[in-house]
Context: one part of a larger RNA
RNA sequence: UUGGGCGUAAAGCGUCCGCAGGCGGCUUUUCAAGUCUGCUGUUAAAACGUGGAGCUUAACUCCAUCAUGGCAGUGGAAACUGAAAGGCUUGAGUAUGGUAGGGGCAGAGGGAAUUCCCGGUGUAGCGGUGAAAUGCGUAGAUAUCGGGAAGAACACCAGUGGCGAAGGCGCUCUGCUGGGCCAUUACUGACGCUCAUGGACGAAAGCGUGGGGAGCAAACAGGAUUAGAUACCCUGGUAGUCCACGCUGUAAACGAUGUCAACUAGCCGUUGGAAGGGUAAUCCUUUUAGUGGCGCAGCUAACGCACUAAGUUGACCGCCUGGGGAGUACGGUCGCAAGAUUAAAACUC
Numbered sequence: 001u002u003g004g005g006c007g008u009a010a011a012g013c014g015u016c017c018g019c020a021g022g023c024g025g026c027u028u029u030u031c032a033a034g035u036c037u038g039c040u041g042u043u044a045a046a047a048c049g050u051g052g053a054g055c056u057u058a059a060c061u062c063c064a065u066c067a068u069g070g071c072a073g074u075g076g077a078a079a080c081u082g083a084a085a086g087g088c089u090u091g092a093g094u095a096u097g098g099u100a101g102g103g104g105c106a107g108a109g110g111g112a113a114u115u116c117c118c119g120g121u122g123u124a125g126c127g128g129u130g131a132a133a134u135g136c137g138u139a140g141a142u143a144u145c146g147g148g149a150a151g152a153a154c155a156c157c158a159g160u161g162g163c164g165a166a167g168g169c170g171c172u173c174u175g176c177u178g179g180g181c182c183a184u185u186a187c188u189g190a191c192g193c194u195c196a197u198g199g200a201c202g203a204a205a206g207c208g209u210g211g212g213g214a215g216c217a218a219a220c221a222g223g224a225u226u227a228g229a230u231a232c233c234c235u236g237g238u239a240g241u242c243c244a245c246g247c248u249g250u251a252a253a254c255g256a257u258g259u260c261a262a263c264u265a266g267c268c269g270u271u272g273g274a275a276g277g278g279u280a281a282u283c284c285u286u287u288u289a290g291u292g293g294c295g296c297a298g299c300u301a302a303c304g305c306a307c308u309a310a311g312u313u314g315a316c317c318g319c320c321u322g323g324g325g326a327g328u329a330c331g332g333u334c335g336c337a338a339g340a341u342u343a344a345a346a347c348u349c
Stems, first nucleotide, its partner, number of pairs: 003321004007303002012317001014201004021194003025088007033081002035077009049065006091191001092188004096183004103177007110154001114150008125136002162169002206247006215241002220236004258316006266294012298305002322349003331342004
């Protein structure tokens, strides 16, 4: 490299956008680049193949010659690919009318709880554990009542429920704003799919500057436990967690399952629409877009998957090729750093 693969054995980029590239709906005409076909030229000789001949045979030598293919020229064919021009509406999109939603950003507001501060009542304990102790408390704690301050998170509703490309998103209201779904006709007329390089977004932790700091809590300190205990348990507690702006760019970033399209038994739920039917109301049927549970064919090493495929196919991208060494070294790129990314070999089994 080919082949074979990528849910769990090695293997789907964290996600999306997207230039080049690859691939591309129905139809008419033309061209003839690809494609198919005829002819001509050429493809040195030798060699190879075939048929002969000559050395006694063979090796060897000599004579004749085919076929296939390549390249170039030329004549033709027009189904397919391509090119040009034209048409179409099913793919894609736009408009209109509805509709559900923790989708995003900003601002304003709210109550419960916690901690702290002030004041009242009140007295000897509180706290914590398997049991304790460190700790707090007669300078009046814990408990309880009233007042005040602060920061963070939003109980119930809440749901194999919803939204988002993924990360993710949950108190209430307002403003701005993205996307989806359904229905109806109308419009554009292939405008599409995928996407190396590239770009954007991207949990937590971490970093820079400035704020903020209630609770929690790496590090750290103390008390226990223990043979020891740099832990698990307890009392404290700083970064951090929060906000603004900037960086980092990684996760078991998981459905461990790339995106798009088509086709392929059923049954039971659930969410959002639409149409029809019925009722006092609950409701029923059909259809459509999601989201779940079973289950046939088929697939799978098995487990299992099974119209949300891991089934049957097509288009394009990414990735894998025994274990260790190693996602390491070196070099490059990026980063303030931490590090990230790209990525070997010797050696060894």
This is a predicted structure of a 349-nucleotide part of an RNA (small-subunit ribosomal RNA, central domain) from an uncultured bacterium. Model confidence (mean pLDDT): 87 of 100. RNAcentral holds the full RNA, with entries from ENA and Greengenes.